[in-house]
This is a predicted structure of a 1449-nucleotide RNA (small-subunit ribosomal RNA) from an uncultured organism. Its mean pLDDT, the model's own confidence on a scale to 100, is 81.

RNA sequence: CAGGCUUAACACAUGCAAGUCGAGGGGCAGCACGGUGUAUCAAUAGCAUUGGUGGCGACCGGCGCACGGGUGAGUAACGCGUAUGCAACCUGCCUAUCAUAGGGGAAUAACCCGGCGAAAGUCGGACUAAUACCGCAUAAAACAGGGGUUCCACAUGGAAAUAUUUGUUAAAGAUUUAUCGCUGAUAGAUGGGCACGCGUUCCAUUAGAUAUUUGGUGAGGUAACGGCUCACCAAGUCUACACAUGGAUAGGGGUUCUGAAAAGAAGGUCCCCCACACUGGUACUGAAACACGGACCAAACUCCUACGGGAGGCAGCAGUGAAGAAUAUUGGUCAAUGGGCGAAAGCCUGAACCAACCAAGUCACGUGAAGGAUGAACGAUCUAUGGUUUGUAAACUUCUUUUAUAUGGGAAUAAAGUGAGGAGCGUGUUCCUUUUUGUAUGUACCAUAUGAAUAAACAUCCGCUAACUCCGUGCCAGCAGCCCCGGUAAUACCGAAGAUGCGAGCGUUAUCCGGAUUUAUUGGGUUUAAAGGGUGCGUAAGUGGUUAAUUAAGUCAUCGGUGAAAGUUUGUGGCUCAACCAUGAAAUUGCCGUUGAAACUGGUUAAAUUGAAUAUAUUUGAAGUAAGCGGAAUGCCUGCUGUAACGGUGAAAUGGCUAAAUAUCACGCAGAACUCCGAUUGCGAAGGCAGCUUACUAGACUAUAACUGACACUGAAGCACGAAAGCGUGGGGAUCAAACAAGAUUAGAUACCCUGGUGAUCCACGCAGUAAACGAUGAUUACUAGCUGUUUGCGAUACGCAGUAAGCGGCACAGCGAAAGCGUUAAAGUAAUCCACUUGGGGAGUACGCCGGCAACGGUGAAACUCAAAGGAAUUGACGGGGGCCGGCACAAGCGGAGGAACAUGUGGUUUAAUUCGAUGAUACGCGAGGAACCUUACCCGGGUUUGAACGCAUAUUGACAGCUUUAGAAACAGAGUGUCUAGUAAUAGCAAUUUGCGAGGUGCUGCAUGGUUGUCGUCAGCUCGUACCGUGAGGUGUCGGCUUAAGUGCCAUAACGAGCGCAACCCUUGUCAGUAGUUACUAUCAGGUCAAGCUGAGGACUCUGGGGAGACUGCCAGCGUAAGGUGUGAGGAAGGUGGGGAUGACGUCAAAUCAGCACGGCCCUUACAUCCGGGGCGACACACGUGUUACAAUGGUGGGGACAAAAGGCAGGUAGCUGGCGACAAGAUUCUAAUCUCCAAACCCCAUCUCAGUUCGGAUUGAAGUCUGCAACCCGACUUCGUGAAGCUGGAUUCGCUAGUAAUCGCGCAUCAGCCAUGGCGCGGUGAAUACGUUCCCGGGCCUUGUACACACCGCCCGUCAAGCCAUGGGAGUUGGGGGUACCUAAAGUCCGUAACCGCAAGGAUCGGCCUAGGGUAAAACCGAUGACUGGGGCUAAGUCAUAACAA
Repeated sequence: CAGGCUUAACACAUGCAAGUCGAGGGGCAGCACGGUGUAUCAAUAGCAUUGGUGGCGACCGGCGCACGGGUGAGUAACGCGUAUGCAACCUGCCUAUCAUAGGGGAAUAACCCGGCGAAAGUCGGACUAAUACCGCAUAAAACAGGGGUUCCACAUGGAAAUAUUUGUUAAAGAUUUAUCGCUGAUAGAUGGGCACGCGUUCCAUUAGAUAUUUGGUGAGGUAACGGCUCACCAAGUCUACACAUGGAUAGGGGUUCUGAAAAGAAGGUCCCCCACACUGGUACUGAAACACGGACCAAACUCCUACGGGAGGCAGCAGUGAAGAAUAUUGGUCAAUGGGCGAAAGCCUGAACCAACCAAGUCACGUGAAGGAUGAACGAUCUAUGGUUUGUAAACUUCUUUUAUAUGGGAAUAAAGUGAGGAGCGUGUUCCUUUUUGUAUGUACCAUAUGAAUAAACAUCCGCUAACUCCGUGCCAGCAGCCCCGGUAAUACCGAAGAUGCGAGCGUUAUCCGGAUUUAUUGGGUUUAAAGGGUGCGUAAGUGGUUAAUUAAGUCAUCGGUGAAAGUUUGUGGCUCAACCAUGAAAUUGCCGUUGAAACUGGUUAAAUUGAAUAUAUUUGAAGUAAGCGGAAUGCCUGCUGUAACGGUGAAAUGGCUAAAUAUCACGCAGAACUCCGAUUGCGAAGGCAGCUUACUAGACUAUAACUGACACUGAAGCACGAAAGCGUGGGGAUCAAACAAGAUUAGAUACCCUGGUGAUCCACGCAGUAAACGAUGAUUACUAGCUGUUUGCGAUACGCAGUAAGCGGCACAGCGAAAGCGUUAAAGUAAUCCACUUGGGGAGUACGCCGGCAACGGUGAAACUCAAAGGAAUUGACGGGGGCCGGCACAAGCGGAGGAACAUGUGGUUUAAUUCGAUGAUACGCGAGGAACCUUACCCGGGUUUGAACGCAUAUUGACAGCUUUAGAAACAGAGUGUCUAGUAAUAGCAAUUUGCGAGGUGCUGCAUGGUUGUCGUCAGCUCGUACCGUGAGGUGUCGGCUUAAGUGCCAUAACGAGCGCAACCCUUGUCAGUAGUUACUAUCAGGUCAAGCUGAGGACUCUGGGGAGACUGCCAGCGUAAGGUGUGAGGAAGGUGGGGAUGACGUCAAAUCAGCACGGCCCUUACAUCCGGGGCGACACACGUGUUACAAUGGUGGGGACAAAAGGCAGGUAGCUGGCGACAAGAUUCUAAUCUCCAAACCCCAUCUCAGUUCGGAUUGAAGUCUGCAACCCGACUUCGUGAAGCUGGAUUCGCUAGUAAUCGCGCAUCAGCCAUGGCGCGGUGAAUACGUUCCCGGGCCUUGUACACACCGCCCGUCAAGCCAUGGGAGUUGGGGGUACCUAAAGUCCGUAACCGCAAGGAUCGGCCUAGGGUAAAACCGAUGACUGGGGCUAAGUCAUAACAA
C1' cells in the first nucleotide's frame, strides 16, 4: 500500500444504517423568552394563564424512501456481451422556449369528550386548516374522430403547415419584494422499457417435442409492440447441417492467472449489467417498485401474552451462535467526497473518510561496519605422534546510529462554503476584506541526547536439485513428489557436527496453467505400437476439370462509428526510494457502416471436350442363376469263388467274422465331391468361385472417336450383399464327424491315439450378420529411375527385333519409416478431396439403458476401483522334448569293478554332559586330517588364575627367587626347608626372578565386507582390442562363408586391415645315437685272488651316471586338392605326422569353498566367549549312504625249492652277521652322514598235495598267552603265537573306470609318526590284455542358423478354479428420500370483469357473484439418489490347494 466467512441464501440478542421541510397547514405536548393575572412594599421567586415570539413532539401536506449498501440462491435466458432498431414507447427532479393561474365548494386528521383491549391497537361523537380533496369557467396546446395540401421513408407508415370541423382535459400558493413553487405544451438532457443479428458449459446411454402450441381475424390490456390475454378460424411450429425437447451444472462481462502464441483455467477485491431480500403468491402507491430496513395473504420458524390475541425477518454496519482447515471492532467523524430534504442556516447519512485487529499478500528498512591468526579453546571428523573443519567467526581495537529509548519542535490535506462588511456592473451573478469550520493528529516529518546498544528464523543436503560426514537403528522404527531407501559398515530413517537455500519469513497441504505436439486450428496419428468400417450402392452434406462474360456473398484495401472507466504496455510526474498514485499515449487482435478492387472461391449466363457416361466391333474368364448329363471312388444290397482270420496301433484292445467276414468277380442302388489339366494362372465389390453341356444375367479390357457435354469424387443416415458355425420348416443322408459310448495311454486323462456314432455336413425357403471378414494397409485423382517373369488383347510379312493397353508376380533408385520393411498393383513416397477410427494398461467389449433377433446372440457402450507400466520393432545372450556341422571312454564294442557279504573308513541321522568345527548335486562324504590314548583339542565335567601362557620397553628390588628336599592334593597350584649367579679391583654391565605400569588374548560372529589360495565348466577353443566401415541406436563387421585342423590350426574368399590374452612352441621327463667325463657305479681285454663275490691292480670298451649336443620338419616319393592339407601296413628311421607323460588353466561363471592354515575391516567378550590342570569326549549305535579292503576259490589254496626290479629313506636313525625265542622280538655287536653301509620284492618258475566241499576256500568274531612303543594302551594302539572259524558259492533296479606298456594284476617305498587304528594318500617298478562297425540314441561341450511372452536367463516365465482377508461395483423381494410434470378436488390475499338483492339522496361503490392463483389434498405414472437379506462377476493381497493352458514346434 492493498486484502480479509471461499463453508450454512443457516438462525439471530443488542445498538445504529432514511429522513427532511414551520418559507404548505391547523396547532402548542415539551423547552426558552416575553406579556397578563395572582402573592409580595419592591427586588424577586412560586403558581396560574396567554401561540405573542424563538422554536417544535405528534398530526395533515410536499419531496425522498425504486438511490446508496449487501448477497449470488435462482437463471443456459435476449440473462449477459457486442452491434443495430423503436415510423411501437415512458421519463419526477434538471435546462431552454411558449402559454396560463378566474371563481367556488364539501370534508378530514390533530386537539377535545367517551368506549373496548393485557398489549398491539381500535371504535364512536363533536370542532377545524391547507400547496390535502372536489365541481365550474378558460383551451393557444394536447388527445380522439372527419375533410383536403406538401414533403419524407424501411412494409405497417411518419412529419409539417393550413386561424379547417366536432368533442374532451388545467392550476396553489408561500415568504416578503428578491424569489421559490403550481398548471398545460414543445424540445433537450438523463434514466429506463421493448425488439432483433451474432457469441455464450456438459450429456444422444435425452430423438422426437409442442395444445395457446404456430399463424390469421377481431377484441381486451399495456407507457409501448406482441398469444401478453380472450373468442373464432386454419393446422401449423421447432428438430439430426444451424442438436429441438429433456437432464446436469452455472449469475454474465470488463478482467485475473498461466502460456511464445493459439489457447486452458478462474470470475475474490474494483467497475458495468442482471437476479434476490425468511419461503411462496399478490397487488397498492408512485415518474419509476410488484418495493432489503412498505402493505396484504399463505406456510415454516422464533418471541410476547392476562390464552382472547399479537410481534418479527442483519444476503446493511458492527456483533452472537452454528457449520468449518479458515477470515477482523458491538470503534471515531460527517473535516473531505457524494447523496436526501430545505430558499438558506442546517439536519440526516455504518454511503464515505479514518482508526483498531491479522506475517494473509506486495514494497522498503534494520538486526551493525572496518580491522583482528596463536588460525586459541570446546564441539565434530579424518589419511589419527598429527591434521582438517567450525573460522575473521569469537575475544579484542576503532567506527557508525537507520531502528530503539528519551526530550523538544511540528505540517499539507480548506479547493470551498458559512457569518459580517464592501466593490463592480450586465439586477443575479462576479470579485475583495475579515471571521469561522480538521475526524485522522500532536500523526507524518524535523532536531538533540544515549549507546552495538533493542531485533533471526525456517527448510533442505541419494538422483531430479544447490548442499556430506559420524553415531544410533537393523525390512524394525521410520522416510517418500517420482524412481525408491531401511534385512549390522544407511551421504535416503533418528540424532549430531558441518554445508546449502531463502530470509521476517520459511516449509507443508489444496487448487490452476505450463512443461504435454499427451485432443495436434497453429500442431499428431491409424501394415506390425491405440486406431481403416467385412463389402458395395446411394440420400443429405463436403469437395470439384477447361474457356469467356457478368455479379460482388466470401476475400483484400481506404475512411467513419463504436469497442465505458479501471486494468495491461509505455512516456512523464507525485509520495525521501519502492510498492502505490496521478496524467498523456499505445493497445483493446471485435462488431457495424461507407467507398472501392475483381486475381482466387461462390452465384448467374454462354461455350468447348480432355473427366464421366453412351454407341459400334472384336476378345476374355473356376463371375452369377437355373436345368440336364458323366465317369472314378466310397458305402450298401444280391449272387458266384474262397477260408480263417480281418481291422487297427508306438504297442494293443474295443470292433467285425464260421449265421462265411476281409479278399475277389458280376449286376444293381444311394448320396456327396469333381482326379489329371492346375500354375506367385484366371474371374468377382467383398464373402467367394473348379467335371461337361445348354439357357438367361452381369462385368472387364481393347479398338473406333460416332453421340451427350462436367452429367464427377467421396459418402453420415439408409438399403443390399455377406465364409464357417448356429436357428426354423420340409426334404435328403453316401462320406466324414461336434455331442455321446467303448478301448487304450496316464499319477489322473471328462484330451491327444483307436473302434463306433447322432446333430451338422447336401437341397429348397426363411432367419441370423459375425471371423486373424487380413494386404492386419478405406475410396478417388495426379505425379515420381529402371530391370525381369507371366496372363489376355491390339499392332506387325516374320521363329528376328521391338511397341502399346489392362492385369498377376519378383527385384530395386529416389523418397519414406522407430525399425522390420514399403517402394508405378490407386506406394507405407510427393500432393489433393471425402468418409471411418484412435488417445496408457487392467476393469471391459463388461454393467445399466435402448435398438434388432424365434433363440443363440448382435449393435451401441460407461463408471467406481486398481497398476506404473502395458505395447512395437530390433540387439546381445540364454534356452528349446528346433535345425545343420563337429569333436569327447559320451554312447556303442570290450575288459575289470561298485550295488549283495564281513570288516575298515567318511557322512547323515539318532544318542549324549560333550559326541568341537567346517565341507553337502556334478564341484561334500579314505574331504580340511600327510596320522585324536595324554598332548593335539577348538567340545563336556570338575578344580585353579586375572597384565594374565609367551615377548618387548620402562621402573623398583633381589642375587641366582632357578634347582634340590618335603607336606597336602587328581594335577595345576599352594605351603615349608635348603639355596646368595657370571665378568670386573670397583663403579657398573650381563643374566635370572619378582613387583608396578604400558602394550594382552579369543579356533567368538560375519567367506554375503575382504586379501590370498582353491574347486568346477575345461586343456573346452574360445575371449577381446585399435583403426576403419555399416546402423538413429543397442550393436554389428573383423571372429561370417568354403575347405582343413587336436586347436579362432591354417588356406582361400571377403569392408575390413592389423593386434592382444588363450592354442601351438619354448620348460621338465621318457624313448635313439655320437662325443665328453669316469667314483662310491661298470668289468670286455691283461694280471692277482677267494668257499664264493669287480674282491684287488688295472681299464675307459660295455652297462650306468652327470652335463652339453644331434635327431622329426609332411623334409622325400606316389595319388588327391587352387592352397592349407590329407591319404599310403610307402621309403628311410630308435621314433612319423602333437612320438608318450608332466608342468602350464584365456575373458569369465557358480555372492562356489575357506575369517578353523595365514592375513585383514567391522561387530562382540575382558574375574571371561581369555588361560592352566585332571578326567571324559571327538572312537557312542536301531539305522541309511559314499569310498575302500578281503573274499566267495582249482587261471586257486597250502607246503618245499628257485629267479628277476625301480624309486625312495636313514644318526633321538637304517642295520649286516652271530646268539636266544615257534613268533612278534630281545640281547650284544658291525658298518653307514650313504652310486661305498643298510632296507629290499611279489606275482612268476619247478616239485608235491588238496579235488568242488561252506572245503586244506574265506577269514570276521572271540578265548588264552605274549611282544613293542610310550609317564600311561580300561574307555582307546599295533603286532605275534595257539585255539575259535561268522557271513559269503560272483551279487536286483541301477551304476563307475579304462583305448596300450593302458586296463587288469603283483609286490616295494615315502610323508606324517614315540607308537598306530594306513585296507587311506603320494610315488616306484614287475607281469601284461581285449575292443572301437560307427555317431541313430543318453550325457556334457564348440560353431552357424531359427523361434521366444526368458534376462535371477527353462531350476525361466506363467494361466485358471478353489480356500482366506480387504476394497469398489452390477442385480435384488423391497424400504426410503428428492426435484419436475399430469389429472381431479379445494382455495387465501389480490387485480380484473359482472351486478337484481347490500350501502349511498344521487353520482357511484361493493365487503355480493364470477375468472385466475400461492398453498393444501387425492390418484396414477416416469425420472434421479440412498439403503437392502441374498447374489454375480471384478480388483488387490502371504511362500495356501489342484493341475500345467500359453511363451521353444